[in-house]
């Protein structure tokens, strides 16, 4: 420093569903449940997909566990 690895072992994350809560709405946050994952960590930068406004024009937001891209990064082997 590269590559490979969810099969090992120490961790981590947390789908879906319920509660609460905030939000016009996608959805977000805490609890609690555990689909699953080797970056399921960040990041809205590019495609996508959803919302909401308006239908005469404009545009605003969500999603990173939808796909690429960037940067960090445990362990175990070569």
């Nucleotide at each position: 420093c590269u590559c490979u690895g969810a099969u090992a072992a120490a961790g981590c994350c947390a789908a879906u569903c319920c509660u609460g809560u905030c939000g016009c709405g996608a959805g977000g946050c805490a609890g609690g449940u555990g689909c699953g994952g080797a970056a399921a960590g960040c990041c809205a930068c590019g495609g996508g997909u959803c919302u909401u406004u308006a239908u005469g024009g404009u545009a605003a937001g969500a999603c990173a566990g939808c796909c690429g891209a960037g940067c960090c990064g445990c362990c175990a082997g070569a």
This is a predicted structure of a 78-nucleotide RNA (c-di-GMP-I riboswitch aptamer) from Geobacter sp. The sequence was found by an Rfam model in a public genome assembly. Rfam family: c-di-GMP-I riboswitch aptamer. Rfam describes the family as follows. GEMM was predicted in a large-scale screen for bacterial structured RNA regulatory elements. The coordinates come from a structure-prediction model, not an experiment, and the mean pLDDT is 78.